Predicted 3D model of a 72-nucleotide RNA (transfer RNA) from a bacterium. The coordinates come from a structure-prediction model, not an experiment, and the mean pLDDT is 81. Its Rfam family is "tRNA". By type it is a transfer RNA. It was read from a public genome assembly.

RNA sequence: GUCCCCGUAGUUCAAUGGAUAGAACGCGAGCCUUCUAAGCCUGAGAUGGAGGUCCGAUUCCUCCCGGGGACA
Numbered sequence: 001g002u003c004c005c006c007g008u009a010g011u012u013c014a015a016u017g018g019a020u021a022g023a024a025c026g027c028g029a030g031c032c033u034u035c036u037a038a039g040c041c042u043g044a045g046a047u048g049g050a051g052g053u054c055c056g057a058u059u060c061c062u063c064c065c066g067g068g069g070a071c072a
Stems, first nucleotide, its partner, number of pairs: 001071007010025004018055001027043002030040002048064005
């Protein structure tokens, strides 16, 4: 340099065009307990950025950014 794959919550993963983007672990509050742990209940928290297509984009297209890989 060319090509391919990936980027969603603090972490690991779902959602492949349509109802409020969901789960586990983690975090905060409460209940329980003499206290802690465990358990129960509840809350906060995310689509890498900018455009485009579409009635509608996490999803499709383009460019950029970041990570990984193959070739040279």